[in-house]
RNA sequence: GGCUGGGUCCUACGCGGCAGAGCCCUAUGAACCCCGUCAGGUCUGAGAGGAAGCAGCGGUAAAUAGGAGCCCUGGGUGCCGUAGGGCUACCUGGUUGGA
Repeated sequence: GGCUGGGUCCUACGCGGCAGAGCCCUAUGAACCCCGUCAGGUCUGAGAGGAAGCAGCGGUAAAUAGGAGCCCUGGGUGCCGUAGGGCUACCUGGUUGGA
């Protein structure tokens, strides 16, 4: 000096991580305008009985909080993996020619 492999760089995908939405699970959760059961009391009835129904009790909706599950989306995400590109330059290795 020649040839050549890898890395730094770019793209895609995968995996991981992070963030967010949804579902699911758990808890809380409505004075009345939600549901059930409705003491007392009320209404009705001659009575038996019937009706509406406050408090209480139980549940649910919206909502709130949490979650180790499912799923989707995103990136100034990762000494990660695979494939492709680039190979001007820099880093690193192999091989070869010459002084």